The RNA shown here (transfer RNA) has 82 nucleotides and comes from Parcubacteria group bacterium GW2011_GWE2_39_37. Its Rfam family is "tRNA". Rfam's curators write: Transfer RNA (tRNA) molecules are approximately 80 nucleotides in length. The family's RNA type in Rfam is transfer RNA. NCBI's taxonomy places the organism under Bacteria, Bacteria candidate phyla.
RNA sequence: GCCGAUGUGGUGAAACUGGUAAACACGCACGACUCAAAAUCGUGUGCUGCAAGGCUUGUGGGUUCGAGUCCCACCGUUGAUG
Numbered sequence: 001g002c003c004g005a006u007g008u009g010g011u012g013a014a015a016c017u018g019g020u021a022a023a024c025a026c027g028c029a030c031g032a033c034u035c036a037a038a039a040u041c042g043u044g045u046g047c048u049g050c051a052a053g054g055c056u057u058g059u060g061g062g063u064u065c066g067a068g069u070c071c072c073a074c075c076g077u078u079g080a081u082g
Base pairs, nucleotide, nucleotide: 001081003079004078005077006076007075010026011025012024019065027045028044029043030042031041032040046055047054048053058074059073060072061071062070
């Protein structure tokens, strides 16, 4: 250089053929239990806003009534190849 895979909350990851983004688990915070802790259980946990609401899927465009999903260009990671 060329070819392929991949990029989603703090982490691992779901989201069927384009139709509620973040289920589930871990972590974290607070609480319960305990003399105290571990384990276990409960509630909460992307950003912004007083609220209503708005924003967010690597970045920027495009298609569409509607995009995490399709198309294009870049960026990162990774595999193979010359």